[in-house]
Molecule: FMN riboswitch aptamer (RFN element)
Organism: Actinocrinis puniceicyclus
RNA sequence: CAGCGUGCUCCGGGGUCGGUGCAAUUCCGAACCGGCGGUGACAGUCCGCGACCCGCGAGGGCAGCGCACCCGGCCAACCGGCCGGACGCUCCCGGACGGUGGAUCCGGUGGAAUUCCGGAACCGACGGUGAAAGUCCGGAUGGGAGGCAGCACGCGG
Numbered sequence: 001c002a003g004c005g006u007g008c009u010c011c012g013g014g015g016u017c018g019g020u021g022c023a024a025u026u027c028c029g030a031a032c033c034g035g036c037g038g039u040g041a042c043a044g045u046c047c048g049c050g051a052c053c054c055g056c057g058a059g060g061g062c063a064g065c066g067c068a069c070c071c072g073g074c075c076a077a078c079c080g081g082c083c084g085g086a087c088g089c090u091c092c093c094g095g096a097c098g099g100u101g102g103a104u105c106c107g108g109u110g111g112a113a114u115u116c117c118g119g120a121a122c123c124g125a126c127g128g129u130g131a132a133a134g135u136c137c138g139g140a141u142g143g144g145a146g147g148c149a150g151c152a153c154g155c156g157g
Base pairs, nucleotide, nucleotide: 001157003155004154005153006152007151008150009149010147011146016030017029018028019027031135032134033124034123035049036048037047038046044122045121053099054098055097056095059093060092061091063090064089065088066087070085071084072083073082074081075080104120105119106118107117108116126138127137128136
């Protein structure tokens, strides 16, 4: 100092002006934004991944409630009562996984571009809201792909 492994950390942008209205950063007009890997050359719209939502979930916690039957213990020693275990339901953590999941064309340059240049389009989870939200508020001080990113430890030639 290549490289490899483990752990921890880090990492998302964007609503401003005008109009209507009792009321809208939600409607209308004009604005603004674009996670990660891949690709013959740079991608919101190609191929995938992540996020949101739905399903399933080995295992773990033993938190709450119940406790007929079963097991153990204690009190009482007739009935019975109490505690714990096991068990059942709920809750929390947890993932190897499955499903769902938006949007682009034309021209130019070129060896090569739905990625560059020119032009014209289009897309954007859920809940909330005095009125419909990619941009406001919230779940989220959360999750997370991926990273030649950072730190520590180990391996290593």